[in-house]
RNA sequence: CGGGACGUGGCGCAGCUUGGCAGCGCGUCUGACUGGGGGUCAGAAGGUCGCUGGUUCAAAUCCAGUCGUCCCGA
Numbered sequence: 001c002g003g004g005a006c007g008u009g010g011c012g013c014a015g016c017u018u019g020g021c022a023g024c025g026c027g028u029c030u031g032a033c034u035g036g037g038g039g040u041c042a043g044a045a046g047g048u049c050g051c052u053g054g055u056u057c058a059a060a061u062c063c064a065g066u067c068g069u070c071c072c073g074a
Base pairs, nucleotide, nucleotide: 001073002072003071004070005069006068007067010026011025012024013023020057028044029043030042031041032040033039050066051065052064053063054062
């Protein structure tokens, strides 16, 4: 320098192909059961989907640029 993969709540990931309410597990908080711990059950909080711009009635999703990590090639 060229090519590719990945980037989504605190952590691990799905959703992207086919644009239409942003979800799952763990964790956290509250409550109930329990003498307490643990455990079980119920509920809640937490995300401007790496960033910027474009297309569209509507973008995590499509397009362009860009940043970071990893891999391959030179």

Source information
The RNA shown here (transfer RNA) has 74 nucleotides and comes from a Nocardiopsaceae bacterium. The prediction has a mean pLDDT of 82. The sequence is in RNAcentral, with records from ENA. Rfam family: tRNA. The family's RNA type in Rfam is transfer RNA. Gene Ontology term of the family: triplet codon-amino acid adaptor activity.